[in-house]
Molecule: transfer RNA
Organism: Halovenus sp.
RNA sequence: GGGCCGGUGGGGUAGCUUGGUAUCCUUCGGCCUUCGGGUGGCCGUAACCUGAGUUCGAAUCUCAGCCGGCCCA
Repeated sequence: GGGCCGGUGGGGUAGCUUGGUAUCCUUCGGCCUUCGGGUGGCCGUAACCUGAGUUCGAAUCUCAGCCGGCCCA
């Protein structure tokens, strides 16, 4: 230098093909249960790497950039 893959709550992860309410687990906070704790249950907080474009509408499509990984040279 070239090619490919990935980036989503504090941590992990699905959703991208086929644009339309962002999923689940866990952490954290509150409550219930208990004499208390653990376990269990209910509720809540919290995310689409950055910018631009297309569109009524973008995590999703297009372009550029950043970061990480693999391969070639």